[in-house]
RNA sequence: GAAGUUGGUCGGGCAGUCGCCCCGAUUUUAUCGGGGAGGAAAGUCCGAACUCCGCAGGGCAGGGUGCCCCGUAACACGGGGAAUCCCGAGAAAUCGGGAUAUGGAAAGUGCCACAGAAACUACACCGCCCCGACUUGUCGGGGUAAGGGUGAAAUGGUGCGUCCUGCAAUUAAGCGGGAUUAAAGUAAGAGCGCACCGUCUCGAUUGCGAAAUCGGGAGCAGGGCAAACCCCACCCGGAGCAAGAGCAAGCAGGGAAGAGGAAUUGCCCGUUCCGUUCGAUUCCCGGGUAGCUCGCUUAAUCCCGACUGAAAGGUCGUGGAUAGAGCAAUGACUGCCGUCCCGAUUCGUCGGGAUACAGAAUUCGGCUUAUAGACCAACUUCAGAA
Numbered sequence: 001g002a003a004g005u006u007g008g009u010c011g012g013g014c015a016g017u018c019g020c021c022c023c024g025a026u027u028u029u030a031u032c033g034g035g036g037a038g039g040a041a042a043g044u045c046c047g048a049a050c051u052c053c054g055c056a057g058g059g060c061a062g063g064g065u066g067c068c069c070c071g072u073a074a075c076a077c078g079g080g081g082a083a084u085c086c087c088g089a090g091a092a093a094u095c096g097g098g099a100u101a102u103g104g105a106a107a108g109u110g111c112c113a114c115a116g117a118a119a120c121u122a123c124a125c126c127g128c129c130c131c132g133a134c135u136u137g138u139c140g141g142g143g144u145a146a147g148g149g150u151g152a153a154a155u156g157g158u159g160c161g162u163c164c165u166g167c168a169a170u171u172a173a174g175c176g177g178g179a180u181u182a183a184a185g186u187a188a189g190a191g192c193g194c195a196c197c198g199u200c201u202c203g204a205u206u207g208c209g210a211a212a213u214c215g216g217g218a219g220c221a222g223g224g225c226a227a228a229c230c231c232c233a234c235c236c237g238g239a240g241c242a243a244g245a246g247c248a249a250g251c252a253g254g255g256a257a258g259a260g261g262a263a264u265u266g267c268c269c270g271u272u273c274c275g276u277u278c279g280a281u282u283c284c285c286g287g288g289u290a291g292c293u294c295g296c297u298u299a300a301u302c303c304c305g306a307c308u309g310a311a312a313g314g315u316c317g318u319g320g321a322u323a324g325a326g327c328a329a330u331g332a333c334u335g336c337c338g339u340c341c342c343g344a345u346u347c348g349u350c351g352g353g354a355u356a357c358a359g360a361a362u363u364c365g366g367c368u369u370a371u372a373g374a375c376c377a378a379c380u381u382c383a384g385a386a
Stems, first nucleotide, its partner, number of pairs: 001382010012337007020036007038357001042368002045366005050240004057269004062236005067081005082102001083100007103231002108229002110225003125148002127144008156197007163178005198220001199218008244294004253285005260274004301321003304317005338355007
């Protein structure tokens, strides 16, 4: 210097003329001054503020979250760590970057395509051992799962050792002797012993903790999936600005059920209120009115500065800033500039074209998605120079 990946910032500016909305003032019906759409305003996926509900009290159902610590009004968010996995460098120790839906598979149930003999009785493809028959390399019977194959996974993984001899057994149980031992076998296996890794468990040390390191013990629950049902721990009252408050307007009734009913997801218990033929309440048919005001913008807000903290963040400041429409304002035109692309160039510049995603509606903190172009930082690779 170039390319890539990740994260972040900006994303149009100035002037004039006219137009719209809000606030303020005034000599008050028209003038003057000030202000007027985002980083996502989108999605409506989380969390809240706020408002209402005669219980918001308990339980069940239901829903959410899922390593640890801190932050925050709160969160499924942010910061920092741990573990596991991946990439790169290195001989290694280790360093740098990235990913994670990261409690439990030893409570139970369920699923595991294809391949394979078999995916929970291991009914065994090749193989190994013994017996029998015979056409001497085939068949039959019995045993086996140490070796091989398939697969992500085949009853944790890998390596080593197991001597001599007598009797017996083949539907193969075993009983003795000797030598050396850590321990000592089979027909082949199992079994026995040693070592390392994994798993489980106990203890010590370090750390707030997740966890790490070290040491002892046990031959050990077959593998994966819980983003399968499920179990465990913690959390959750409901509805939502079309919430809600007030003023105005307007009424026409009829039918059915009825001793119980109502109280903002469903069910039960509790509590409160209304009611039981002078009828609470529920359902069905039908008629009338629906205009205005408030909520409505000072918000856990943003910028700047100081202090504090590893960081997210926190504290302070007589510093600076601030849309409120109401079927919905925040615009149109002209000129100049900015940025990008193309062409020309006498290198001074000239000409042409383009300028992203997109529009507040109660308000915030997040997440996700879209985005022309410009800039910044970190990491990786390549090239060059020192």

A computed fold for a 386-nucleotide RNA from Fidelibacterota bacterium UBA2242, annotated as Bacterial RNase P class A. The coordinates come from a structure-prediction model, not an experiment, and the mean pLDDT is 77. Rfam family: Bacterial RNase P class A. Rfam classes the family as a ribozyme. The sequence was found by an Rfam model in a public genome assembly.